[in-house]
Formats: sequence, C1' cells, structure tokens
RNA sequence: CAGGGAUUAGCUCAGACCGGCAGAGCGCCGCACUUGGACUGCGGAGGUCGGAGGUUCAAAUCCUCCAUCCCUGACCA
Repeated sequence: CAGGGAUUAGCUCAGACCGGCAGAGCGCCGCACUUGGACUGCGGAGGUCGGAGGUUCAAAUCCUCCAUCCCUGACCA
C1' cells in the first nucleotide's frame, strides 16, 4: 500500500442480512434466605451502538469518509 474482518453496558458477545421500544450472560448495587458467608431467588443501576456526514417519516441496522485493532498478500530494508 491492497483485500477482508471487527468496533453495541465494566467484561464477553447477540441484534444488522429484511430500518420501526437497544438486549443476553458474567460482573456491580439493594432485598430475601443464613449465626455470618457462599449458593439460590427477587428487584435495580449501568449505553451519545468507535467518530463525522448522507438517505429516510424513522438508522445500531442502508450509503460515504475517517480512526483503532486483527488476518492475508505485496513493497522497502
């Protein structure tokens, strides 16, 4: 440099193909249970969906550009 993939809650990831209320597990907080703790059960908090722009009544989702990471190849030494 070229091609491909990834970016969504603190962590690991769904959701995208086919636009229509942002989710799961773990973790965290509270309560119940217990002499206490763990386990378990119930409830809750936590998100500018990587950034900017475009299309649309409506964008995590479609389009363009940029950033970061990964894979493959090429180039230079």